[in-house]
RNA sequence: CAGAGUAGGAAACGAUGCGUUAAGUGUCCGGCAGACGGGGAGUUGCUGCUGGAACGAAAAGCAAAGCUUGCGGUAUCGUUUUCGCAUCCCGCUG
Numbered sequence: 001c002a003g004a005g006u007a008g009g010a011a012a013c014g015a016u017g018c019g020u021u022a023a024g025u026g027u028c029c030g031g032c033a034g035a036c037g038g039g040g041a042g043u044u045g046c047u048g049c050u051g052g053a054a055c056g057a058a059a060a061g062c063a064a065a066g067c068u069u070g071c072g073g074u075a076u077c078g079u080u081u082u083c084g085c086a087u088c089c090c091g092c093u094g
């Protein structure tokens, strides 16, 4: 001097669910907690839980128990691709 590697994020696809009697998702204001390359430190950033506020939707068909096809910035899991230590110091590889 150059490079590798984490947690995690995003997208596509698949599976199984939930909602469609509106929860969830998303937005705003708080509280608490957690995580953040191998080691240390660590934010005004990230994630989770939680209180509050405003906003807000796609249903249709059937043989009507329920099922099917849809819809939801829907949940979880899997696969693939992609992004990726906020930052600082040390370490590792060449």
Base pairs, nucleotide, nucleotide: 001094002093003092008083009082010081011080012079013078014077015076016075017074018072019071020070027053028052029051030050031049032048033047034046038090039089040088041087059069060068061067062066
THF (Tetrahydrofolate) riboswitch aptamer from uncultured Ruminococcus sp., 94 nucleotides, folded computationally. The sequence is in RNAcentral, with records from MGnify. The prediction has a mean pLDDT of 77.